Small-subunit ribosomal RNA, central domain from a metagenome, 350 nucleotides, folded computationally. RNAcentral holds the full RNA, with entries from SILVA. Rfam family: Bacterial small subunit ribosomal RNA. Its family is annotated with structural constituent of ribosome and ribosome in the Gene Ontology.
[in-house]
Context: one part of a larger RNA
RNA sequence: CUGGGCGUAAAGGGCGCGUAGGCGGAUUGGCAAGUCAAAUGUGAAAACCAGCAGCUCAACUGCUGGCCUGCAUUUGAAACUGCCGAUCUUGAGUACGGGAGAGGAAAGCGGAAUUCCUGGUGUAGCGGUGAAAUGCGUAGAUAUCAGGAGGAACACCGGUGGCGAAGGCGGCUUUCUGGCCCGAUACUGACGCUGAGGCGCGAAGGCCGGGGGAGCAAACAGGAUUAGAUACCCUGGUAGUCCCGGCAGUAAACGAUGGGCACUAGGUGUUGGAGGUAUCGACCCCUUCAGUGCCGCAGCUAACGCAUUAAGUGCCCCGCCUGGGGAGUACGGUCGCAAGAUUGAAACUC
Repeated sequence: CUGGGCGUAAAGGGCGCGUAGGCGGAUUGGCAAGUCAAAUGUGAAAACCAGCAGCUCAACUGCUGGCCUGCAUUUGAAACUGCCGAUCUUGAGUACGGGAGAGGAAAGCGGAAUUCCUGGUGUAGCGGUGAAAUGCGUAGAUAUCAGGAGGAACACCGGUGGCGAAGGCGGCUUUCUGGCCCGAUACUGACGCUGAGGCGCGAAGGCCGGGGGAGCAAACAGGAUUAGAUACCCUGGUAGUCCCGGCAGUAAACGAUGGGCACUAGGUGUUGGAGGUAUCGACCCCUUCAGUGCCGCAGCUAACGCAUUAAGUGCCCCGCCUGGGGAGUACGGUCGCAAGAUUGAAACUC
């Protein structure tokens, strides 16, 4: 050291693909590496343990036995693991027929609204607030009608509805494209699970180059408020928000809950499919598969709560935690244009 944990107390990697590795379905034959048994050799002495004995006792010492849990060799066993061979189909996958979807990429199109411009009508206000003021307006605003420009976002449908690994995805059409679900057969025959490194994806904000810019709006300016008001409120307003290319790589990236498989009462809603029943037909009703919610038993939990979408019962693999502060800091490394990211201490202190 072999421990206990990770929804909220410290702790699940933001998410995926996958390398090494770890783990791995059923039947059968063989081998005997792991495993198990026996024998032999060895495992120095001292020490240790037990018994006996010697110093008047004890400490101490001596003798005998044990122990030395190990290693090697030989012989044997073959259940389990492993290896080799053969076979299988339930895990996994392929083919076939259906199905739903804001999954992704590109191009085109549409209407409502805001703003601006032009013209018409029209006149003294408009706007804004708790109240005001800054601001806009007789160079004709606000309001209203017609026309035009441009950018961004898509009301209703819309739903604890759907899709995606996550981030995320919402007007319509077309093209290209990924995944998923259901059904019935056929085929392959363990081809599987996880995944240190690695690679890729990754909201918002930020950065570089080029475009674009309607609305909104950090910074900034002004007006108010106030004791002050570097704010909250108001009038303006630049980056940015949008597009293309590149970088960045973070988040309360959350279900604060890693992935896979199996098992363990039910009830109810909803989405997609299949089957049955019913019917003229659509509904209705029943069964089943996949998803998504609520309630709830056993069990679990410190409690809250979780409860077939587990935080229950088990197995496999990965990540992570180990008192608070110092500190996600310093130093070093790696990455980045930078901002910074990542890895990540100690002294000291309570």